Glycine riboswitch aptamer, 110 nucleotides, folded computationally. The coordinates come from a structure-prediction model, not an experiment, and the mean pLDDT is 75.

RNA sequence: CGAGUCCGUGCGGGAGAGUUCCCGGCAGCCGCCGGUCACGGCGGGUGACGGGGCGCCGAAGGAGCAAGUCCUCCCUUGAAUCUCUCAGGCCCCGAUACCGCGCGGACGAG
Numbered sequence: 001c002g003a004g005u006c007c008g009u010g011c012g013g014g015a016g017a018g019u020u021c022c023c024g025g026c027a028g029c030c031g032c033c034g035g036u037c038a039c040g041g042c043g044g045g046u047g048a049c050g051g052g053g054c055g056c057c058g059a060a061g062g063a064g065c066a067a068g069u070c071c072u073c074c075c076u077u078g079a080a081u082c083u084c085u086c087a088g089g090c091c092c093c094g095a096u097a098c099c100g101c102g103c104g105g106a107c108g109a110g
Base pairs, nucleotide, nucleotide: 001110004107005106006105007104008103009102010101011100012099013098018054020053021052022051023050024049029044030043031042032041033040034039055090056089057088061086062084063083064082068077
């Protein structure tokens, strides 16, 4: 000087699955009533929100293992966007696996 590997960080790229059912209090809204005309009370029902049921998704995290590895054998070890679906998620957006580039750092074949 330096391929490459790893860590941090910034930017860019980057998926899937419910217009489902029930319950709860409740805004706008609608109706009725009262009113000192400021508004108030009662009822209805929509939307969003919260909780639950059922169904579904895999790419945060977590778990499982094939070849191979260790060993006389057992045991051990052993990857993923595969599998499970505990967690998480199921309009869009966003985030996350992963990929690329920049910067900083560590190791470092040669």